[in-house]
Context: one part of a larger RNA
RNA sequence: CUCGCGUAAAGGAACUCGGCAAAAUGCAUGCGUAACUUCGGGAGAAGCAUGGCUUACGAGAGUAAGUCGCAGAGAAAUGGCCAAAGCGACUGUUUACCAAAAACACAAGUCUAUGCGAACCAGCAAUGGGAAGUAUAUGGACUGACACCUGCCCGGUGCUGGAAGGUCAAGGGGAGAGGUUAGAUAGCAAUAUCGAAGCUUUGAACUCAAGCCCCAGUAAACGGCGGCCGUAACUAUAACGGUCCUAAGGUAGCGAAAUUCCUUGUCGGGUAAGUUCCGACCCGCACGAAUGGUGUAACGAUUUUGGCACUGUCUCUACGCGAGAUCCG
Numbered sequence: 001c002u003c004g005c006g007u008a009a010a011g012g013a014a015c016u017c018g019g020c021a022a023a024a025u026g027c028a029u030g031c032g033u034a035a036c037u038u039c040g041g042g043a044g045a046a047g048c049a050u051g052g053c054u055u056a057c058g059a060g061a062g063u064a065a066g067u068c069g070c071a072g073a074g075a076a077a078u079g080g081c082c083a084a085a086g087c088g089a090c091u092g093u094u095u096a097c098c099a100a101a102a103a104c105a106c107a108a109g110u111c112u113a114u115g116c117g118a119a120c121c122a123g124c125a126a127u128g129g130g131a132a133g134u135a136u137a138u139g140g141a142c143u144g145a146c147a148c149c150u151g152c153c154c155g156g157u158g159c160u161g162g163a164a165g166g167u168c169a170a171g172g173g174g175a176g177a178g179g180u181u182a183g184a185u186a187g188c189a190a191u192a193u194c195g196a197a198g199c200u201u202u203g204a205a206c207u208c209a210a211g212c213c214c215c216a217g218u219a220a221a222c223g224g225c226g227g228c229c230g231u232a233a234c235u236a237u238a239a240c241g242g243u244c245c246u247a248a249g250g251u252a253g254c255g256a257a258a259u260u261c262c263u264u265g266u267c268g269g270g271u272a273a274g275u276u277c278c279g280a281c282c283c284g285c286a287c288g289a290a291u292g293g294u295g296u297a298a299c300g301a302u303u304u305u306g307g308c309a310c311u312g313u314c315u316c317u318a319c320g321c322g323a324g325a326u327c328c329g
Base pairs, nucleotide, nucleotide: 001324002323003322004321005320006319007318008317010315011314014313019310027051028050029049030048031047036041038145052067053066054065055064056063057062068072080308081307082306083305084304085303086302087300088299092104093103108143109142110141111140112139113138114137120129121128122127146295147294148293149292151225152224153223156222157221158218159217160216161215162214165213166212167211171207172206176202177201178200179199180198183194184193185192186191226244227243228242229241230240253287254284265281266280267279268278269277
């Protein structure tokens, strides 16, 4: 020096990103116990006292007297606590081996599909699962206890419904056109022109489903939820007015927030001093209502802030014990 321990004057978080680590608390009995609350909790809240042994009495619980030690839950084992805020209701689950969480799940809510040979899933199929179930069921999607609520927009995209019209494939249809030539005509001939049937190539009108266009509905479907100018008897501000645009212009609630750039916003609280924290304000760069909004008792190896207790975290180190490294023999 490294690792693991023990002790420490005075101070007691001054350490540090942060009380990380350590210390402290700890058992039993009796007393006592706040806000808040879903009345169950919170709660072991917090806080206080007692604890050995002997004798007497007593059924016992225990009471009284006495007595020993530095120390009586005499060792070991064995909660630190409080206040406030964010997030997630909760118990649970997760990145086996850097993340345990505010992520996932959850009960519950909503939408949607499905009438049973169900929808849906696996499989080429048979068949199997769904289910030996039957809409109080099963599949899919979103939200996520509970309380109070969940505003406006269907123009776009999607989905559902509609069927008049437009468009529209193969198929049907076969007007017409082309090729070939038995033959006819012309020619001495070569050949030229015309050309039935058949075969063959092509092919217009007309007919024709879904889809799309079109017409409606639908946002707890995907999503969206304005700008400029003026105006009140100080000033300031604008309940009010004008105008442009839009499918509609953000309602309730919340708000410098896990969201605020400017920003350490401004004011208040806490500190001697506070970029964090708490309470307000609202000028929301760029909150907002099941991509849920706002609250919320209980819960959390969660995140943040403060306090009490406690301490070698520190001021500031020291000494001791054990193991190792190293050096000497």